């Protein structure tokens, strides 16, 4: 210098103007709306896929066995996992390193292309011997002793179901249920009263459901700094921090300045001089900036992502000393 390996960081900042959704306080009234002030308002360990595991909730459940499903080296981490870490083994790579469904085939079954006489049953062919006694046999991954468990099976371990549209609470109008009372000796009603009309229901209480509302709801296996323990995943202690919780569902737009990247020009600098270079210095102009977006929460895994940056006694090759 080139090509790689592994690990990590970021993926804009500030200001102004106009908006959006909650919260607290104040004011106004038409009492659930309007105005004002303050403060809050997505990630890239992807808010995504909803794949694995859990918290939480309701339902189910004597005990044992079978069936079914899942997991599978050893040890550790974790609330838990099919996740993560360390080591062993195997495979791939020159290497840094990467990948692995990695228990058992003397319990049983099943399977094996092509070639080959024969492929899971032992036998077949040739020679040899008292004797299936001994020796040899092309092919093929494998020829009588093996392979495959990512075929059944066996072993060990694990596994109840549905999901926040869970679930709990409050609770209209109308209709209907139940109970009591009144009513054809005419109620309620027209109609406030008297007369008149009308003709079978009316009144009260109560429980369930629906509309609607509230809780669940975000303080949590939380984030972060330091110290200690551990090879590591991670754990412990101390300090600091509070970070959406709106349900037809907000988190945006424009402008300016700065930063970042690319390209071009100019200056500076260097040079073999109007030539070439510029990782490094300065100025100007133009352009560019991804994937995505909460809906109970958390831990993982997988997937998407313009562009920028950093690290390693890291690897290989080439050159120079």
């Nucleotide at each position: 210098a080139a090509a790689g390996a592994c690990c990590g960081u970021c993926g804009g900042a500030c200001g102004a103007u106009c908006g959006c959704u909650g919260g607290u306080c104040c004011c106004g009234c038409u009492u659930g709306c309007g105005g004002g002030a303050c403060g809050a308002g997505a990630g890239g360990c992807a808010a995504c896929g909803u794949c694995g595991g859990g918290a939480c909730u309701c339902c189910g459940c004597a005990g044992a066995g079978c069936a079914c499903c899942g997991u599978a080296g050893c040890a550790g981490g974790u609330a838990a996992c099919g996740c993560c870490u360390g080591c062993c083994c195997g495979c791939c790579g020159c290497g840094a390193g990467g990948c692995g469904a990695g228990g058992a085939u003397c319990a049983g079954a099943g399977c094996a292309a092509c070639a080959g006489a024969g492929a899971c049953g032992a036998g077949c062919c040739g020679a040899u011997u008292c004797a299936g006694u001994u020796c040899g046999g092309g092919u093929g991954a494998a020829a009588c002793g093996g392979g495959c468990a990512a075929u059944c099976u066996c072993u060990a371990c694990g596994g109840g179901g549905a999901g926040c549209a869970a679930c709990a609470c409050c609770a209209a109008a109308u209709a209907g249920g139940c109970a009591g009372c009144c009513g054809u000796u005419g109620a309620u009603c027209c109609u406030g009263c008297u007369c008149g009309g009308g003709g079978a229901g009316g009144c009260u209480g109560u429980g369930g459901g629906u509309c609607g509302g509230u809780g669940g709801c975000u303080u949590g296996a939380g984030c972060u700094u330091g110290c200690g323990c551990g090879c590591g995943a991670g754990c412990g202690c101390a300090g600091g921090c509070c970070u959406a919780g709106a349900a037809g569902a907000a988190u945006g737009a424009u402008c300016g300045u700065c930063g970042c990247g690319g390209c071009g020009c100019c200056g500076g600098c260097a040079u073999c001089u109007g030539u070439u270079g510029u990782a490094u210095c300065g100025g100007c102009g133009c352009c560019g900036a991804c994937c995505a977006g909460g809906a109970u929460c958390c831990c993982g895994c997988g997937u998407a992502c313009a562009g920028a940056c950093g690290g390693u006694u890291c690897u290989u090759u080439g050159c120079c000393u």
This is a predicted structure of a 321-nucleotide RNA (Bacterial RNase P class A) from a Burkholderiales bacterium. It is recorded under the gene name rnpB. The RNAcentral record of the sequence draws on ENA. Rfam family: Bacterial RNase P class A. Gene Ontology terms of the family: dimeric ribonuclease P complex, ribonuclease P activity and tRNA processing. Its mean pLDDT, the model's own confidence on a scale to 100, is 77. The source organism's lineage runs through Bacteria, Pseudomonadati, Pseudomonadota, Betaproteobacteria and Burkholderiales.